[in-house]
RNA sequence: GGGCGAAUAGCUCAGCGGAAGAGCGCCGCUUUUACACAGCGGUGGCCGCAGGUUCGAACCCUGCUUCGCCUA
Numbered sequence: 001g002g003g004c005g006a007a008u009a010g011c012u013c014a015g016c017g018g019a020a021g022a023g024c025g026c027c028g029c030u031u032u033u034a035c036a037c038a039g040c041g042g043u044g045g046c047c048g049c050a051g052g053u054u055c056g057a058a059c060c061c062u063g064c065u066u067c068g069c070c071u072a
């Protein structure tokens, strides 16, 4: 240099074009002498950036950035 893949909550990941979810985490309450466990409630994200298509984009198209793999 060329090809492929990834980027979504603090972390690990889901998410068929109708507009964002889970688990873990964190906070509070109950429980306990206390901690842990457990139960209940809450907390969270302009979906890497910029354009385009569309009535409507995390999702489709283009460019860029970062990371990983392959190849010369």
Base pairs, nucleotide, nucleotide: 001071002070003069004068005067006066007065010024011023012022013021018055025043026042027041028040029039030038048064049063050062051061052060
Molecule: transfer RNA
Organism: soil metagenome